Predicted 3D model of a 90-nucleotide RNA (Glycine riboswitch aptamer) from Halothiobacillaceae bacterium UBA5861. It was read from a public genome assembly, where an Rfam model found it. The coordinates come from a structure-prediction model, not an experiment, and the mean pLDDT is 78. Rfam family: Glycine riboswitch aptamer. Gene Ontology term of the family: glycine biosynthetic process. The model forms 90% of the base pairs in the Rfam consensus.
[in-house]
């Protein structure tokens, strides 16, 4: 001084899927709490061939749906930007 890479802060994108049913509390309705059917797949979490092979890897945006969701907000894998850090390398 540093292309890539990881991390972390800011910011801009960001999907699916029932405003489903009963019971409480309310005079209803909103709202909150519970319990039941159905559904999603993009936080976590668990699982997987061939192949290779101690193990590991293939392997996650695939699969399961425990958790978590299913108007809007929120949350949100991930993907751009910009700062800063580490690591690389000169």
């Nucleotide at each position: 001084a540093u292309a890539a890479g990881c991390u972390c802060u800011g910011u801009g994108g960001g999907a699916g899927a029932c405003g489903c049913c009963c019971c409480u509390a309310u005079c209803c309705a909103c709202u909150a709490g519970g319990g039941g059917g159905a559904c999603c797949g993009a936080a976590g979490g668990c699982g997987c061939a061939a192949c290779a092979g101690c193990c590991c890897g293939g392997a996650a945006a695939c699969g399961c749906u425990c958790a978590g969701g299913u108007a809007a907000a929120a949350g949100g894998a991930c993907c751009g930007c910009a700062a800063a850090g580490c690591c690389u390398u000169g």